[in-house]
The RNA shown here (Bacterial RNase P class A) has 334 nucleotides and comes from a soil metagenome.
Rfam family: Bacterial RNase P class A. By type it is a ribozyme.
The RNAcentral record of the sequence draws on MGnify.
RNA sequence: GGCAGGCCGGACAGUCGCGGGGCGCGAGCCCCGAGGAAAGUCCGGACACCACAGGGCAGGGUGCUGGGUAACGCCCAGGCGGGGAAACCCGACGGAGAGCGCAACAGAGAGCAGACCGCCCGGGGCUCGCCCCCCGGGUAAGGGUGAAACGGUGCGGUAAGAGCGCACCAGCGGCCACGGUGACGCGGCCGGCUAGGCAAGCCCCACUCGGUGCAACGCCAGACAGGGACGAUGACGCGGCCCGCCGAGUCCCGGGUAGGCGGCUCGAGCGGCCCGGUAACGGGUCGCCCAGAUGGAUGGCUGUCCCCGACAGAAUCCGGCUUACAGGCCUGCU
Numbered sequence: 001g002g003c004a005g006g007c008c009g010g011a012c013a014g015u016c017g018c019g020g021g022g023c024g025c026g027a028g029c030c031c032c033g034a035g036g037a038a039a040g041u042c043c044g045g046a047c048a049c050c051a052c053a054g055g056g057c058a059g060g061g062u063g064c065u066g067g068g069u070a071a072c073g074c075c076c077a078g079g080c081g082g083g084g085a086a087a088c089c090c091g092a093c094g095g096a097g098a099g100c101g102c103a104a105c106a107g108a109g110a111g112c113a114g115a116c117c118g119c120c121c122g123g124g125g126c127u128c129g130c131c132c133c134c135c136g137g138g139u140a141a142g143g144g145u146g147a148a149a150c151g152g153u154g155c156g157g158u159a160a161g162a163g164c165g166c167a168c169c170a171g172c173g174g175c176c177a178c179g180g181u182g183a184c185g186c187g188g189c190c191g192g193c194u195a196g197g198c199a200a201g202c203c204c205c206a207c208u209c210g211g212u213g214c215a216a217c218g219c220c221a222g223a224c225a226g227g228g229a230c231g232a233u234g235a236c237g238c239g240g241c242c243c244g245c246c247g248a249g250u251c252c253c254g255g256g257u258a259g260g261c262g263g264c265u266c267g268a269g270c271g272g273c274c275c276g277g278u279a280a281c282g283g284g285u286c287g288c289c290c291a292g293a294u295g296g297a298u299g300g301c302u303g304u305c306c307c308c309g310a311c312a313g314a315a316u317c318c319g320g321c322u323u324a325c326a327g328g329c330c331u332g333c334u
Base pairs, nucleotide, nucleotide: 001334002333003332004331005330006329007328008327010305011304012303013302014301015300016299018033019032020031021030022029023028035311039322040321042320043319044318045317046316047213048212049211050210059209060208061207062206063205064078065077066076067075068074079093080091081090082089083088094204095203099202100201101198102197116143117142118139119138120137121136122135123134124133125132151169152168153167154166155165156164170194172191173190174189175188176187178185179184217262218261219260220259226253227252228251229250230249234246236244237243269288270287271286272285273284274283275282276281306309
């Protein structure tokens, strides 16, 4: 210098206020009061209501393996690929030998590929068999284009060449053995000498997915204007029985209202220690209570100190991801 992980986010005291709770007949007293992201509302769940025989189709999502979890598109560990000197970081990372499709520009040729320059052979022209020019053919080593041009190096071979032949290497397919739960790794044999890319194009395969959201939902009060469908073969209260109710109840259209209470904050909670596990995480035990508003509270002043204080503020709750963040501290690695 770099990399990875964790933490703090002015402190203390006094005083006056604000929101909530407890005690007290009362005056009053005591306790608590934003964040690591409360944010974006992007995933996953809890909870609530509605819908729902079973199976299929359509549609969406996810996509290496194993594990964790209530669940996930999250986390942990590992494999493979890529980057880096390293610590370490990044990856939509199933299938292209099912089918369809796509490939700009450049270039001779881009998917049952192709011959521009070059190289070589034959014939002709010309002052010969050299040079040059024309015609026919062979070739793909060399040049050139491209993101990509149908293996690489060497030897042989040839008119020149070419997996044309051979050796080694790379790669592909098949079989087998070993290690691993697995992804995969490692090795052997055989084959044909090379069979390209894109699935963040359609598609195929595997797994998975009902809808709406606390303005859910329940109760009370108030206001208004009713109408319709189903419904006695028994709905609903209520899982069952008794009992009650014979327009109960559910839905649709129209009309009215915007008050109060519950839901509401004790929870997949937080901290310490022990145990299991590489870890994520799980189990045990002890301790703690940590906002709950509804025009919506967390602020002002004073004193002391310092490095003079960033991004930003709850609204049903929880687990993640992502984004923002002045300055500072700690640990490990290279």